[in-house]
This is a predicted structure of a 350-nucleotide part of an RNA (small-subunit ribosomal RNA, central domain) from Ottelia alismoides. NCBI's taxonomy places the organism under Eukaryota, Viridiplantae, Spermatophyta, Alismatales, Ottelia. It matches the Rfam family "Bacterial small subunit ribosomal RNA". Gene Ontology terms of the family: ribosome and structural constituent of ribosome. The full RNA is in RNAcentral, with records from SILVA.
Context: one part of a larger RNA
Parts: sequence; C1' cells; structure tokens
RNA sequence: CUGGGCGUAAAGGGCGCGCAGGCGGUUUGACAAGUUCGACGUGAAAUUUCCCGGCUUAACUGGGAGGGGCCGUUGGAGACUGUCAGACUUGAGGUAGUGAGAGGGAGGCGGAAUUCCCGGUGUAGUGGUGGAAUGCGUAGAUAUCGGGAAGAACACCAGUGGCGAAAGCGGCCUUCUGGCACUGACCUGACGCUGAGGUGCGAAAGCGUGGGGAGCGAACGGGAUUAGAUACCCCGGUAGUCCACGCUGUAAACGAUGUGAACUAGGUGUGGGGAGUAUAGACCCUUUCCGUGCCAAAGCCAACGCGAUAAGUUCACCGCCUGGGGAGUACGGCCGCAAGGCUAAAACUC
Repeated sequence: CUGGGCGUAAAGGGCGCGCAGGCGGUUUGACAAGUUCGACGUGAAAUUUCCCGGCUUAACUGGGAGGGGCCGUUGGAGACUGUCAGACUUGAGGUAGUGAGAGGGAGGCGGAAUUCCCGGUGUAGUGGUGGAAUGCGUAGAUAUCGGGAAGAACACCAGUGGCGAAAGCGGCCUUCUGGCACUGACCUGACGCUGAGGUGCGAAAGCGUGGGGAGCGAACGGGAUUAGAUACCCCGGUAGUCCACGCUGUAAACGAUGUGAACUAGGUGUGGGGAGUAUAGACCCUUUCCGUGCCAAAGCCAACGCGAUAAGUUCACCGCCUGGGGAGUACGGCCGCAAGGCUAAAACUC
C1' cells in the first nucleotide's frame, strides 16, 4: 500500500462558496507521455525455487538451471487515458416569454389581547388550588363603561401547503434584492462535478456598549406539599426575552441518511407550470416537467424498515469510523473580552 464500513450497532463535516488536487459528454485527425508487445543491455555474490553431488542422514555445503521484479536503449501497436488541433449539442450557462412563493434587507401602517394610568357606575370581596395559603382589596379592589400610554406577538386563513444551502421564514402596504419552476430550442460550445486547506452564513443561551421593558420569566423572596422539598403547584420577581452595533460559533444544527450524475414495475394524494380534449368561458378528464407526502413490485437490510425524494444497481469526489471506561478530558497550539470553542492523547482499567 492493500480490507470492511458510516438511517437506528463506532462512523456524514451544521450549511454554502471556492483555490490547489482528483474525476470528466459526442466525434475526427496528429503525437506516442501513460498503456501494451518484441529484441538487446542491466538486474554482483550470498539468499529463495528446481535438478545433480559431498559429509552414514539432516542441518550445513559444492555445482548447474530457473523465476520474479526494477531500470535503460531500440523497434512495433494505437483500442483506452493523456497532450495538441478541428468539429458537435444532449451536460452547463445565457436569452425570450410566462408563473408561484412566510426567501432576504429597509421603511411605514393596522386591529385583537395583556398590563399600567385617568375618570364614571358600584360594594365586599377578589385571586388562586387537588384543597388551601401567601398576595390584592373599605386609602374602594375584582366586575363594568369611557379615555389615554407602552411594549411584544400577529388569532382565523393554515394545509405530512409554500420558500430558503442550512440555521430559518407567517398581520397589511411600499421599496431595494437573491434564488427557483415551466415553455420555446434562439445564442455560447464541455465553459462541468467534487472540493483538503481557506472563506462566508449559522437556532437558543451567553458576553460588550447604548437604548427599551407590556407579558413571560432562570436567580431570588414568600405560600403550600412533604419525613425532608434547595423541586413539581401557587403569589411575587431580577437578569434575560425586544432594538441597534459588535462578539460568541455551539445543538437530538436530525431525514440521526454528504454532494453530483445515470439506470431500475406500479398505485394514490397534494403544490407550481405546459400541452391536449372539452366548453360560451371554465370545472372534469388525458398526458408531461418540477416539488412535496403516503402505500407498495423487484432488489437491499441483522432486523426494524428503505423502496425513482432508495437504505436498490453503478460512477466521481470529499468527510468520518476501527472494543467499553479513562475522555471529547489533560498537555501543547490556534481562536475568544469572558464563558468557552477547535484540534486532541496517554498511563491505568475491564
């Protein structure tokens, strides 16, 4: 070097973009680097294999032959890989025309609810629980009506519906902006796939500075429960939750399933587009492309299950695993304001 694996047993990087590298569609010609065949040279001896021999045998040892593989020179082959030159359109990209969408950023607006404040009505309770109590209330609460303020979140629509690479995204309007699908087959002509490092994005919590603070609510205080109750239940309540800018960089970041491509029975929903049929126009129906679910043939799987959205049959490239504990720890390095993160052992033990 070589093996077997990665949905649940150990194992897919949280997700993109992408330098190097690896891999690369159809076709023609040239070259002959890889490839392949021949010849020659080289491939020391010992060793190894085979044959013959010497010590009584063997080990040991003498002689002979062979093989393997490496390298060089030279000649040939030209399928495949490569290089160069030319061509192509199906991969990829562009373009034109349609279309759907909680995709992202910024600004503005709206109604319901909650709490608080002011005023009116009104009187003794209210609230809470399994039952209570703490709490609030005659300084007038709860309830109810009118007015005002503030912050946060957007009921119904709502859907194994949609969009996004993932994290994630849901009131309405305006504006800026990314991606996607379908149809035409008009343009470019392999421009592609993957991607160690690198770089960007990245829930919640947390951190820094400044704001904001209605509700909720770690910590904390009180009331209960209990043998106890540093809890579960109740009354309060600070950080936080919200905004701006910066940091952190983690997660059961999950489909526990890397990305891309090709191929392989069906059935039934649903979202978006096209064509046909039909119609006054539609619906319906047939068909097709893209997405998203369920059920299942073959096949796969230890089983569960997966099954064209594969965990089937294959290819390209990356990441990762190699008994349990010690340990995702120590040490070192890098990053961070810190919390900590990334990388990552060993002794020992079963």